[in-house]
Context: one part of a larger RNA
Parts: sequence; structure tokens; C1' cells
RNA sequence: CUGGGCGUAAAGGGCGAGUAGGCGGCCCAUCAAGUCUCAUGUGAAAUCUCUCGGCUCAACUGGGAGCGGUCAUGGGAAACUGGUGGGCUCGAGGGCAGUAGAGGAGAGUGGAAUUCCCGGAGUAGCGGUGAAAUGCGUAGAUACCGGGAGGAACACCAGAGGCGAAGGCGGCUUUCUGGGCUGCACCUGACGCUGAGGCGCGAAAGCGUGGGGAGCGAACCGGAUUAGAUACCCGGGUAGUCCACGCCCUAAAUGGUGGAUACUAGACAUGGGGGGUAUCGACCCCCUCUGUGUCGUAGUUAACGCGUUAAGUAUCCCGCCUGGGGAGUACGGCCGCAAGGCUAAAACUC
Repeated sequence: CUGGGCGUAAAGGGCGAGUAGGCGGCCCAUCAAGUCUCAUGUGAAAUCUCUCGGCUCAACUGGGAGCGGUCAUGGGAAACUGGUGGGCUCGAGGGCAGUAGAGGAGAGUGGAAUUCCCGGAGUAGCGGUGAAAUGCGUAGAUACCGGGAGGAACACCAGAGGCGAAGGCGGCUUUCUGGGCUGCACCUGACGCUGAGGCGCGAAAGCGUGGGGAGCGAACCGGAUUAGAUACCCGGGUAGUCCACGCCCUAAAUGGUGGAUACUAGACAUGGGGGGUAUCGACCCCCUCUGUGUCGUAGUUAACGCGUUAAGUAUCCCGCCUGGGGAGUACGGCCGCAAGGCUAAAACUC
């Protein structure tokens, strides 16, 4: 030449659309850049290998051939890669007809409950705990009834269920809007896959300006507990939690498993669609496409486990790892209002 790896040992980028690049279906023709072949030239000498010779041998040394990295020019080959031209439909996209859904954004609206306010009625307690106390209450509380205000979240349905690329999404109505799946096989004719940079999205907390504030509740203040109690428990309670706009850009952002394609036993359950059978019809039953799960064959794995939703068998592209600590730190750069984020060492040490 050609290191081995990334579920749990170090290692998959939080996610997406996509630029450059890399890679790319079937058939025909053509070119000959890659590729292969021949010739010529070049490939200094020494060195190296083989061989013959010279010092009595060897080291050493002389001759010849080879090797070596190729390269250049010319002639030729055309399977494969590539270029060009033409064609194809199974990849991809479109059309038509259906279909499920907490997919996204805006507006509107409903009931239960908590709290507060007003009124009624009513009296001595309520609340809280392991037990208490702080706290609330004769200025009339708690419990009960009626009325009102306001904010936040949507019981049951609800499912190992659904949707989304991920983060995530759950009352109801409506407007705008993205994607998926199924059937037909009508159109385009490889238009594809991946994707360094760059761009966009990105829970919670946090930040800026303005609003809002019911409940909950960092900080904080009390009461307990305790040797102490800057906690766990209890009574309060500010930011925050909510809305609009603008930032931040992190996570055990997890399936701890990058994306795409093809192939490789099955069984059962469940969501969505199509077909068949059956029936008056629906169900049941069978087939099929697509999703979500459990078990399991071959295979794989250090084992655990994975197993058509692969961690199996292969190909293409990207990201990442290379002993522990120092350290996801310092310095520098870029970004940010800040908090901080991204990129990312070394000395030293075991």
C1' cells in the first nucleotide's frame, strides 16, 4: 500500500433546508481525459539485487544486467470511470381522486376549580403537622348560599394512541398554512443521495422594553426540627412563571444509536389507507401499502443486547474519537446588553 473505531468502554453534530465538493439507474453511439498496452527518449554516478571477474579468501573493488520513482512524445485497445449526443422508466418529482392527525400561526369563545371583592345566613374557632408553632379569626374568620372581578391551566375523552425534522404539540370554533399516507399509472425523464462553510429553527432558565399577575414560587422573612439546620416540614413571599416584540443558543437537546439506498425467517398487538371474501348492511376473516410497539430466526456483539424501525449483509456522503487529570479550562479570535456561548491548547502530573 490499507490503522482501528463511535448504543453502554474515548467518540453521532440538538434539528432542518441547502452552497461548494464527493458519490450516482437502464440502453445505444461516439471521443479517448482517467485506465491498459507497445515503441522511443529520460530515469547521472555511487548505493541495492543478480551475475561474471580481480586482490591467497572476505571486506573492498572492476564489468554486465536488473531494480527503482516515474515522466515526456508517438502508435494502439475501448470493458470500466469520465466527456458529448440520442433514447428509456423502475429512482425522483408532478397530476387526479381520497384520507387520518394535540403539525404550525392568528382571532374568537366555554365550563370546572383556586384566589380576591360585595351581599346573605351563622358562631368560635380555622389552618397546619410526626407532634407543634408562626399565621388567620369576636373589627365576625373557617364551613354554607347568591352575585361580581381577574389570571392561568384545560379533568373525563386519553391509548404501550396520534402529529412534527428536532425542540415540541392536548377545551371548543373559525381563518391562513406545512407535511404525511392510500389508490390510479396520466405527465416530466435521472431532474437523485449526502452535504465542509454559510443560513434558518431550537425545552427550561436567563436578559431588554412595555403590559399582566389568580395559583405556584428561586431569593428573602418568620415558625419548627436539630448539637447546628444558611436544608428537608409549616406560615408568608419578590423576581419569575403569562402576553407582545427583541435577544440568549444551552441540555441526560437520549433511541445515549447521523442521513440515504438495496438485500436478509417469522409471530403477535395497535394507528392510517386500499383490495378481496362474507353479508340486506356493519362486524368477523384474508391479502397489501404505511406508521408505532413486543417477542424472536439467521447473523452480529466483549458481554448486555440488537435482530426488515438492525447494533445483520453491503455501497455512498457528512460529523466525531485516539490513556486519566490539568480542561471543555487559559490565551487569542468570533458572537452576546449581560449572564455567557462557540472555537480550543500547553506546562506539569499519574